[in-house]
């Protein structure tokens, strides 16, 4: 010089669904998957499946659901900085 994966510290991006009872149009409390199902944390940040779109899609399975898997070697999607570390290149030196 430069790459990688781990930290740190800034900053930023993103979702928060179904379903019962009360109750009255609008909230609360249970349950179910989940990291995460709104005030607080979780996740992610170009090696980018966090999340959006496509999609009121397709197939399985449940009391329901993006709950499972397709879709997807589609397409969008938000970064700097420091530490030590494991590496590859160049160049200079000495053997």
């Nucleotide at each position: 010089a430069u790459u990688c994966a781990u930290c740190u510290c800034u900053c930023g991006g993103g979702g928060u669904g179904c379903u019962a009872a009360u109750a009255g149009u609008a909230a609360u409390u249970g349950g179910c998957u989940g990291a995460g199902a709104a005030u607080a944390a979780c996740c992610c940040g170009u090696a980018g499946a966090a999340c959006u779109u496509g999609a009121a899609c397709u197939g399985g399975a449940u009391a329901a659901c993006c709950c499972c898997a397709g879709c997807g070697u589609a397409a969008g999607g938000a970064a700097g900085a420091g530490a030590a570390g494991a590496g590859u290149a160049a160049a200079u030196g000495a053997u």
This is a predicted structure of a 95-nucleotide RNA (TPP riboswitch aptamer (THI element)) from a Campylobacteraceae bacterium. It was read from a public genome assembly, where an Rfam model found it. Its Rfam family is "TPP riboswitch aptamer (THI element)". On this family, see Kubodera et al., FEBS Lett 2003: "Thiamine-regulated gene expression of Aspergillus oryzae thiA requires splicing of the intron containing a riboswitch-like domain in the 5'-UTR". Model confidence (mean pLDDT): 76 of 100.